This is a predicted structure of a 477-nucleotide part of an RNA (small-subunit ribosomal RNA, 3' major domain) from an uncultured Myxococcales bacterium.
Its mean pLDDT, the model's own confidence on a scale to 100, is 85.
The sequence was found in a public genome assembly.
Context: one part of a larger RNA
RNA sequence: UGACGGGGGCCCGCACAAGCGGUGGAGCAUGUGGUUUAAUUCGACGCAACGCGCAGAACCUUACCUGGGCUUGACAUCCACGGAACCCUCAUGAAAGUGAGGGGUGCCCUUCGGGGAGCCGUGAGACAGGUGCUGCAUGGCUGUCGUCAGCUCGUGUCGUGAGAUGUUGGGUUAAGUCCCGCAACGAGCGCAACCCCUGUCCUUAGUUGCCAUCAUUAAGUUGGGCACUCUAGGGAGACUGCCGGUGUUAAACCGGAGGAAGGUGGGGAUGACGUCAAGUCCUCAUGGCCCUUAUGUCUGGGGCUACACACGUACUACAAUGGCCGUUACAAUCCGUUGCGAUCCCGCAAGGUGGAGCUAAUCGGAAAAAAGCGGCCUCAGUUCAGAUUGCAGUCUGCAACUCGACUGCAUGAAGGUGGAAUCGCUAGUAAUCGCAGAUCAGCAGGCUGCGGUGAAUACGUUCCCGGGCCUUGUACA
Numbered sequence: 001u002g003a004c005g006g007g008g009g010c011c012c013g014c015a016c017a018a019g020c021g022g023u024g025g026a027g028c029a030u031g032u033g034g035u036u037u038a039a040u041u042c043g044a045c046g047c048a049a050c051g052c053g054c055a056g057a058a059c060c061u062u063a064c065c066u067g068g069g070c071u072u073g074a075c076a077u078c079c080a081c082g083g084a085a086c087c088c089u090c091a092u093g094a095a096a097g098u099g100a101g102g103g104g105u106g107c108c109c110u111u112c113g114g115g116g117a118g119c120c121g122u123g124a125g126a127c128a129g130g131u132g133c134u135g136c137a138u139g140g141c142u143g144u145c146g147u148c149a150g151c152u153c154g155u156g157u158c159g160u161g162a163g164a165u166g167u168u169g170g171g172u173u174a175a176g177u178c179c180c181g182c183a184a185c186g187a188g189c190g191c192a193a194c195c196c197c198u199g200u201c202c203u204u205a206g207u208u209g210c211c212a213u214c215a216u217u218a219a220g221u222u223g224g225g226c227a228c229u230c231u232a233g234g235g236a237g238a239c240u241g242c243c244g245g246u247g248u249u250a251a252a253c254c255g256g257a258g259g260a261a262g263g264u265g266g267g268g269a270u271g272a273c274g275u276c277a278a279g280u281c282c283u284c285a286u287g288g289c290c291c292u293u294a295u296g297u298c299u300g301g302g303g304c305u306a307c308a309c310a311c312g313u314a315c316u317a318c319a320a321u322g323g324c325c326g327u328u329a330c331a332a333u334c335c336g337u338u339g340c341g342a343u344c345c346c347g348c349a350a351g352g353u354g355g356a357g358c359u360a361a362u363c364g365g366a367a368a369a370a371a372g373c374g375g376c377c378u379c380a381g382u383u384c385a386g387a388u389u390g391c392a393g394u395c396u397g398c399a400a401c402u403c404g405a406c407u408g409c410a411u412g413a414a415g416g417u418g419g420a421a422u423c424g425c426u427a428g429u430a431a432u433c434g435c436a437g438a439u440c441a442g443c444a445g446g447c448u449g450c451g452g453u454g455a456a457u458a459c460g461u462u463c464c465c466g467g468g469c470c471u472u473g474u475a476c477a
Stems, first nucleotide, its partner, number of pairs: 001477002003474003007471007015461002019425005026316002029313005034307002042053002064302007073127001077126002079123005086103007107116003129291002132289003138285002140280003143276001145274001150189006156165003169180003195268004200236007209226003214223002239262001242256005318418001322377006334365003339358002345352002384415001389410007431453007
């Protein structure tokens, strides 16, 4: 100087408390461990691994296993020889491949012999190739403490020195934020602000959007209009600016006015010096090592989907604030030409037929759902719950056996609110309800977004956990 303390002081945080809803019990989904297996590819392991890499394993992916092939190779550059490229047929094979036959001749130059570019094939070797090892050789990227308020430097001063001071102290703040004081005076990286979205108003513009007034219609449908809504450009607005009080005359705090908004208005992006030899050699790059008729490469099939079990994360329930049937409203984000696909028709349905319109404020996906209204059920393993299984189908795709999603009929398991323990959340939040998108032929209970309905509680900081500052002890570095 740090680190640590079941030392002290001060102060924060859904840290506790106060509340609301869960997890832990059930079924199923998914990840992991374990076990099994020819293989169940690999990585990730307290917080910070475990719906994680994977924004989507039937083949492919794919790295694993088994079988069948290739050895200058699936890919790159160089050399020689031959042929344009390319297309078709046959045999064999599970395919990859192997064998055989046929068609076909382009572009540039030309002394018409040929030469050249490009592509294909054959051959020789230089080389290619490796998701092989080492993240404890590395770059880059990322997680975490933590959006915590800290981390440092120059000069000066003090100390033999390590170092100290500044950065401590008194107030204050979300903040090393600001003020005052002070052997310090200044400065940098952080904080804040500048950026984006959202909340109010003004203005510009008015179609594909909108409709107050006038006509018109089944319908903003059409004429008309651009007021309003909205869209998307520009601007205004909030600064403790004003008033009162407290305070050291300060910084600031408390209350108030005005205001759409008030003291950081709400949300996002933004992550200092560093820590964990944290994670990643399987995104990529890369040192070293290793393989080279194989640890490379092509291909059929299988596996990653196994199942006495254990754990994590979700989903659906256990019902009456509910279930079922009918009827009737109200969103926002977003996506669409290899696409979205309306009306009509067929099918109980999944879906099919068909193709209007749309390169989309124009057309389509699109039905929002919970909610409302009316009816039935009356506390029961039930008109709760839907696992499991049988049969019959639909769709995608070369192909749904291993191993897809969905539909109909039948079946109708556990489950009556969950032990010890444990998680999230402070407001348009929790809870609850649906919608969209990426990936994607097909496949979401996952993820990322979007809106609808919309709470309860916070006395307080003694205690648990994490953190910041000062101080103290130490046989620790």